This is a predicted structure of a 76-nucleotide RNA (transfer RNA) from Sulfolobales archaeon HS-7. The RNAcentral record of the sequence draws on ENA and Rfam. NCBI's taxonomy places the organism under Archaea, Thermoproteati, Thermoproteota, Thermoprotei, Sulfolobales. It matches the Rfam family "tRNA". Rfam describes the family as follows. Transfer RNA (tRNA) molecules are approximately 80 nucleotides in length. Rfam links the family to the GO term triplet codon-amino acid adaptor activity. Model confidence (mean pLDDT): 82 of 100.
[in-house]
This record gives sequence, C1' cells and structure tokens, in this order.
RNA sequence: GGGGCCGUCGUCUAGCCAGGACCAGGACGCCAGGCUUGGGCCCUGGAGGUCCAGGGUUCAAAUCCCUGCGGCCCCA
Repeated sequence: GGGGCCGUCGUCUAGCCAGGACCAGGACGCCAGGCUUGGGCCCUGGAGGUCCAGGGUUCAAAUCCCUGCGGCCCCA
C1' cells in the first nucleotide's frame, strides 16, 4: 500500500442479510425487597444503551450507502 471481518448497558451477546416503529431483548454483574439467625441459593422489582463518530437515503435507520476512528486477520 491492497483486501476481508468486527464495533450494541460494567462484561458477554441477540437483533443487521430482507428498515416498521410500543420502554433496542437476554445472561452475568450491580441496587432494593422477599426468603434465612446471618450469608449463599432461589423468587420479585429496579437502575444502566441516545447501538464507535459524522454525514447521506427514507415517512421511518442499530439495520441500507459514504467518510473517518479503533480492533483482529490475510496479501504485498
């Protein structure tokens, strides 16, 4: 220098190809309550995301397009 894949709550991950709305869902963790003598397990509830950044298309974008940034891999 050329090419490919990926980026979503604190962590991991689904949704993306084939746009459809309602609070972007789940697990672990965290907080509160229940249970317990206390703790753990278990049960219930809650907080936490403007989906890497910016722009575009559209009535509507996490999802499609462009640019940039970051990570991993291959070629030279």